[in-house]
Predicted 3D model of a 77-nucleotide RNA (c-di-GMP-I riboswitch aptamer) from Desulforhabdus sp. TSK. Model confidence (mean pLDDT): 80 of 100. The sequence was found by an Rfam model in a public genome assembly. The source organism's lineage runs through Bacteria, Pseudomonadati, Thermodesulfobacteriota, Syntrophobacterales and Desulforhabdus.
RNA sequence: AUUUCCCAAAGCCAAAUCCCGAGCAAUCUGGAGGCGGAAAGCUGCGGGUCUUCAUGGAAGACAGCCGGGCUGCCGAA
Numbered sequence: 001a002u003u004u005c006c007c008a009a010a011g012c013c014a015a016a017u018c019c020c021g022a023g024c025a026a027u028c029u030g031g032a033g034g035c036g037g038a039a040a041g042c043u044g045c046g047g048g049u050c051u052u053c054a055u056g057g058a059a060g061a062c063a064g065c066c067g068g069g070c071u072g073c074c075g076a077a
Base pairs, nucleotide, nucleotide: 003077004076005075012037013036017032018031019030021028022027035064041070042069043068045067046066047065048062049061050060051059052058053057
């Protein structure tokens, strides 16, 4: 430097649910919470799911659904 992940520690993220707020909605910001996560970091690129307007399709949401792309901590082999 590259590849891989059986174990440990530190740190990190944060499902359901509840509260405040934004949104027509899907859903999202913040707080509590902690089911889980080694990419549960980033990216709507492909598929998928969902919402609204509406049936021409258009506009959106989900990265913790799968795949692709970019990046990456500790330890071990």